This is a predicted structure of a 75-nucleotide RNA (transfer RNA) from Candidatus Nealsonbacteria bacterium CG23_combo_of_CG06-09_8_20_14_all_40_13.
Its Rfam family is "tRNA". The family's RNA type in Rfam is transfer RNA.
The same sequence occurs in records of 3 taxa.
RNA sequence: GGGCGGCUAGCUCAGUGGUAGAGCGCAUCUCUGAUAAAGAUGAGGUCGAUGGUCCGAUCCCAUCGCCGCCCACCA
Numbered sequence: 001g002g003g004c005g006g007c008u009a010g011c012u013c014a015g016u017g018g019u020a021g022a023g024c025g026c027a028u029c030u031c032u033g034a035u036a037a038a039g040a041u042g043a044g045g046u047c048g049a050u051g052g053u054c055c056g057a058u059c060c061c062a063u064c065g066c067c068g069c070c071c072a073c074c075a
Base pairs, nucleotide, nucleotide: 001071002070003069004068005067006066007065010024011023012022013021018055026042027041028040029039030038048064049063050062051061052060
């Protein structure tokens, strides 16, 4: 330098052009003498950034950033 993949909740990951979910974790409550387990409820995300297309973008397009893999080059 070229190619490919990834970026979504605190963590691990789904998701699809019609405005976002699961598991674990966290908080509160129930239960218990008290924990744990179990059950219930809830908080938590401008979907990496900026533009574009579209009536509408997490999703499609472009550029950039970060992470990973492969190839090439140099020494």